[in-house]
RNA sequence: UUUUAUAAGAGUCUGAUCCUAGCUCAGGAUGAACGCUAGCGGCGUGCCUUAGAUAUGCAAGUCGAACGUAGCCGGUUUACCGGUUAAGUGGCGGACGGCUGAGUAACGCGUGGGAAUCUGCCCCUAGGCAAAACAUAGCUCACCGAAAGGUGGGGUAAUUUUUUAUAAUCUCCGAGUUAAAUCGGAGCAAAGAGCUUAACUGCUCACCAAGGGAUGAGCCUGCGUCCUAUCAGGUAGUUGGGAGGGUAAAAGCCUACCAAGCCUACGACGGGUAGCUGACUCGAGAGGGUGGUCAGCCAGAGGGGGACUGAGAUACGGCCCCCACUCCUACGGGAGGCAGCAAUUAGGAAUAGUCGGCAAUGGGCGAAAGCCUGACCGCGCGACGCCGCGUGUGGGAAGAAGCUCUUUUUGAGUGUAAACCACUGUGGUAAAGGAAGAAAGUCAAGCUUGCUUGAUCUGACGGUACUUUACUAGAAAGGGGUCGCUAACUGCGUGCCAGAAGCGUCGGUAAGACGUGGACCCCGAGCGUUAUCCGGUGUCAUUGGGCGUAAAGGGUAUGUAGGCUGUAUUGAAAGUUAUCUUUUAAAGCUUCCUUCUCAAAGGGAAAAAGGGAGAUAAAACUACAAUACUAGAAUUUCCUUUAGGGAGACUGGAACUUAGAGAGGAGUAGUGAAAUGCGUUGAUACUCUAAGGAACACCAGUGGCGAAGGCGAGUCUCUGGAAGGUAAUUGACGCUGAAAUACGAAAGCUAGGGGAGCGAAGCAGAUUAGAGACCUGCGUAGUCCUAGCCCUAAACUAUGCUUGCUAGCUGCAUGUCGCGCUUUGCGCAACGUGUGGCGAAGGUAACCCGUUAAGCAAGCCGCCUGGGGAGUACGGUCGCAAGGCUGAAACUCAAAGGAAUUGGCGGGGAGGCACACAACCAGUGGAACAUGUGGUUUAAUUCGAAACGAACCGAAGAACCUCACCAGGGUUUGACAUCCAAGUGACGUCCUGAUGAAAGUCAGGAUUUCCGCAAGGACAGUUGGACAGGUGCUGCAUGGCUGUCGUCAGCUCGUUCCGUGAGGAGUACCCUUAAGUGGGAUAACGAGCGCAACCCCCGUUGUAUGUUAUACGUGUCAUACAAAACUGAUUGAGCUUAGCUCAAUAGGAAGGAGGGGCAGACGUCAAGUCAGCAUGGCCCUUAUACUCUGGGCUACACACAUGUUACAAUGGAUAGUUAUAGCGGGCUUAGCUAACCGGCAACGGUAAGCAAAUCCCACAAAACUAUUCUCAGUUGGGAUUGAGGUCUGAAACUCGACCUCAUGAACCUGGAAUUGGUAGUAAUCGCAAAUCAGCUAUGUUGCGGUGAAUACGUUCUUGCCUCUUGCACACACCGCCCGUCAAGCCAACAAAGUUGGAAUAAUUUGAACUUCGACGUAAGUCGGAGGAGGAUUUUUCUAGCGAUGGGGGUUAAGUCGUAACAAGGUAUCCGUUCUGGAAGGAGCGGAUGGAUCACCUCCUUU
Repeated sequence: UUUUAUAAGAGUCUGAUCCUAGCUCAGGAUGAACGCUAGCGGCGUGCCUUAGAUAUGCAAGUCGAACGUAGCCGGUUUACCGGUUAAGUGGCGGACGGCUGAGUAACGCGUGGGAAUCUGCCCCUAGGCAAAACAUAGCUCACCGAAAGGUGGGGUAAUUUUUUAUAAUCUCCGAGUUAAAUCGGAGCAAAGAGCUUAACUGCUCACCAAGGGAUGAGCCUGCGUCCUAUCAGGUAGUUGGGAGGGUAAAAGCCUACCAAGCCUACGACGGGUAGCUGACUCGAGAGGGUGGUCAGCCAGAGGGGGACUGAGAUACGGCCCCCACUCCUACGGGAGGCAGCAAUUAGGAAUAGUCGGCAAUGGGCGAAAGCCUGACCGCGCGACGCCGCGUGUGGGAAGAAGCUCUUUUUGAGUGUAAACCACUGUGGUAAAGGAAGAAAGUCAAGCUUGCUUGAUCUGACGGUACUUUACUAGAAAGGGGUCGCUAACUGCGUGCCAGAAGCGUCGGUAAGACGUGGACCCCGAGCGUUAUCCGGUGUCAUUGGGCGUAAAGGGUAUGUAGGCUGUAUUGAAAGUUAUCUUUUAAAGCUUCCUUCUCAAAGGGAAAAAGGGAGAUAAAACUACAAUACUAGAAUUUCCUUUAGGGAGACUGGAACUUAGAGAGGAGUAGUGAAAUGCGUUGAUACUCUAAGGAACACCAGUGGCGAAGGCGAGUCUCUGGAAGGUAAUUGACGCUGAAAUACGAAAGCUAGGGGAGCGAAGCAGAUUAGAGACCUGCGUAGUCCUAGCCCUAAACUAUGCUUGCUAGCUGCAUGUCGCGCUUUGCGCAACGUGUGGCGAAGGUAACCCGUUAAGCAAGCCGCCUGGGGAGUACGGUCGCAAGGCUGAAACUCAAAGGAAUUGGCGGGGAGGCACACAACCAGUGGAACAUGUGGUUUAAUUCGAAACGAACCGAAGAACCUCACCAGGGUUUGACAUCCAAGUGACGUCCUGAUGAAAGUCAGGAUUUCCGCAAGGACAGUUGGACAGGUGCUGCAUGGCUGUCGUCAGCUCGUUCCGUGAGGAGUACCCUUAAGUGGGAUAACGAGCGCAACCCCCGUUGUAUGUUAUACGUGUCAUACAAAACUGAUUGAGCUUAGCUCAAUAGGAAGGAGGGGCAGACGUCAAGUCAGCAUGGCCCUUAUACUCUGGGCUACACACAUGUUACAAUGGAUAGUUAUAGCGGGCUUAGCUAACCGGCAACGGUAAGCAAAUCCCACAAAACUAUUCUCAGUUGGGAUUGAGGUCUGAAACUCGACCUCAUGAACCUGGAAUUGGUAGUAAUCGCAAAUCAGCUAUGUUGCGGUGAAUACGUUCUUGCCUCUUGCACACACCGCCCGUCAAGCCAACAAAGUUGGAAUAAUUUGAACUUCGACGUAAGUCGGAGGAGGAUUUUUCUAGCGAUGGGGGUUAAGUCGUAACAAGGUAUCCGUUCUGGAAGGAGCGGAUGGAUCACCUCCUUU
């Protein structure tokens, strides 16, 4: 320089945000399993569990060209020959192939080296192969035994065995030699068979010795190879030596002797787990996980031990012994080993045929033919995996039917999908043809004797693959999902149930989340689930993380190992770099080519990374060696400087307590308030004297010193460190620092002292529901000293140590030097050291840090990896103890946490407002009654409203009706609306009767619709069907309306700016206002909804008009329209002098919003209302609908709320008019009713006027005047009750109002508490209206008459607004939340013990086998040593169970308190000690991660 490959996130903590941190998901993979489903083919693959047990068959034989014998067949030369079969002798092979992974943490494996070795068959070289002999199996005879098998006699062969001969370049010894060559001596071999020849011979295959090769095997070694330190020391053949033995071979491999070594923090030893590798899988990579199939190595063959044979074994289908198990047995004794191929059984979630063939490849034997071969080749079973193909293609709208949904009942979807038409034939069925895989070999011929040519023969798969033809759309689609992540939505059912769920979560009557239907999405002969691994996860971080507050800096220092280390030169070349060689088996991965129609699969070729080893070269850096240097570091002299640095001794004054003395005389002490306590036996207070112990006022300071803990009176002695300056010296001597050592507040412990004050525990007094506390009085340990332990703290700057670099300003302390001056001193400037504040850049999640870093870098150490369980358990170790250090797991949750934001809240702070308090007036709460509510009662007492903001509320009128409730009677297309069908023409209307409580039912009589010529239509009612109807439910499905905060001053937007962001600024601050009203200032500039104003009423004037007032002018009358008020004018005062506020004056009807009303921002309370209305959904349909009669809503031990009337003389009663209003209402559906008459009266009778400024209701009352009452339960008060009436109404019994007479209750001013009101207000007085037949109205809504008092003021109470502060709250303090106790469940710990397993040591016993010795001619016998296994005891480790015990976790609504979060109501927390039902409390020391206020210091700004 070029080319190629190459990295994705999401959900979940919060009201919202950023961060930290965990959990979960989307991807890929698998020897898989399970669920549902399933058409075909190819290639692979298939006991992962019990290395559990196995019936049956097969898996290793072969050679007659080594040998004899026997049988059979054939031939006959009959003495034999040939063929074949059988067992046997002999040879070779059964050490390969095949299976499995138990053991093994090891030279076992991988990789790279090495020397002291062996090697059958095979190849090469040069040689040999001579002569004899003895046996034995088979066979035969006899015997034992059930069998397996065995014993004895006889006889036989060989390539069996033995002897002899010969032999070297072999071996040994000797000479020789640097080493050899060479020489001498000694020792060691052999087997034949076949073919051929007349024969000699020749050939082939065997055989023997030697050398070499190849192959295979054995041994040694560097490096690599899991977890655990809660395994820290291990080892006696252990480490080494020479000697001997032994092996194919080196070696403690073995033996005796000698020495005392060897391994280990770079992890020995122990424990756990595991076959290793090529590779496979995931990953961008680094890396993680795995080791099934295939291939290499190792190990094993029921468990354990042992040797034999052999080239090779300590031998899967050989032997011996022990053990366990199984089988046979005549009970005497024998046999066996599927972790070979099939198969069976058990186990398990789970893994196949008791198949075919040696045709191919390979192996054994053989000269060969050939035989054997569950190796192998094939077929079969299983969607177990990968790959390929199919289930049709084109047309086809009546957009069919069915199904699903639906607001208009019509439409939408399924959907060209189907039907139907045409076509194709992968596949299927049938038929025909039909492979490759086969070449060797054998035979023949030829010759260059190992080649050529020719002929012939061999296929399990398989009549299979494949090809062709014919017919046939015919046999062939499912699984999962549809709230978000995550592609895909609706109906019904269910109702915190049933259920879902990977995480968040869903389900409590409208579920897109459960179940089901339809539709849709994804994949597709598969699809899902489960399990495991990697990824995502930078969540162990080498690439590539962190530690002030989130988890995380060791309490501090000294210092060992280790790690890192200043400047210059030279050398060598360990690391490093480059080139080359070699190796890293094959297969696999990658690339290219190629064969199966493609693909998967197969064949061929190439290439590469990385690792190991070797050679050569380079010399920058690191390490090493050497030499030098002075900038790091250290030392010395001198000067200076200082200080609560440390240890010991001595001394001092104030205060305190006690004691003594004096004087004195009733209290004192203590608190929020008290009491306990002390005191007439004389306290407290005062004076004097004495004693004692502890602590050191002021100075005193974000001042000093020390490594930290910590250190304050003074003097002396001893002693450590630091800083500045000067001149020298050494020459990298440095930094850090596991292990180790020393120090280490307070509390606590041991021993001995001491003990004034204070003071855990304790005892009392208070407080309190309780008070094991806070407060008070006493008070023991302790606090103090000496000696020794303990070793922990919020041991904190929550910030490890060291070095360098990166703007400054300013204060203090201390040192040095210089200069100046008014020189015991002061000032200025410079250079250090230390300690504070603010701040550039930069950093940080933010807060904040910022030359004293939390910035930029380097070195080293310590520590962290979700919350809880837990700093707990077990183990170890330290401690006298208390306890410290080290330090888990099961289980459980989806969070826990940091910083900041907006709210809300605070028994936090500041400012402001309001009849909020205060001041004043009148009340409520007490009485009686009225009304409403609760409760109770009832057949029913219909329903709703519930702090303020329910309770004279819905209801501006419950006797019937209303009416929804109750009892009883009745009706069922209905009391009411619309439509359809059938049939009728009146079933209707009127009258009468019966029955009944009525509704109604039944009967009788009279009458019999309209239009049209007709067809028919209208109308009516009957029957049937659609439907009506519901004051039935849900106000938590809703609309609308309303209440409330609150007529409070707030709530927002656009652009812009600040902040990662939520958010903030604007809207904070100052002044002001009733007001976010206005002004100033300002990173803001503007705007909107609210405020104000516009509107209405009242008050003044003007103008216009004038019916019903007025006799007329006219009117303080009515209606309508205008005007007027704005701090506008003047004066004074205050402030920040722009302006705002206050006071006064003038004018004016009105003066500072003139007085009232209407009007209610964004929103809050799931506030109220489905019973005013409307409305979704659900429910009822001979009833939850409709109707009638009667009852009920009016009940009554009681409680509450709102009112009325009172309790009297500011009054009552009577009388008089001597007075004076305003708002309103009134009939043609029958109203208001004058006047007159009757009645005591309610009222009745009669009757004028008036649809109203005309008439009526309608005489207002309080007031005033006069008389009387004279302080009493009264001439106050009128409840209650009796009697008699009036009116309304079908009807006043339950249950109306009014009138008259009589009766004459409580009540004498009201506890705690609480309400309204700031002026025409309160108080008081009457009047009217709505609803309404009448009325329960004392209610409600209005109207006018008379008409006050008080406000110092904002400390307190309540509510609200703004700012600020804290917060663990956000359903927002009616919040959150802690611990005991009680109950259920779960896991772990301890525990007397108990049951297994593993290892270990001692003693003993001891098979096969090995070895040694003795005896024996030999066979063999005996003994010693070792030896698997067994027995007894010891020790250790490990696993299971375990009465009970203590804690832990968890579980919608249990008990007790209220510890924490706000100053959480006693600030909290840390360590420690004591104590208590529990949270907890108290003492001592410490921290701020404490609010508030004040002061000091410092900084910033002016």
The RNA shown here (small-subunit ribosomal RNA) has 1502 nucleotides and comes from a bacterium. The coordinates come from a structure-prediction model, not an experiment, and the mean pLDDT is 80. The sequence is in RNAcentral, with records from ENA and SILVA. Rfam family: Bacterial small subunit ribosomal RNA. Rfam links the family to the GO terms ribosome and structural constituent of ribosome.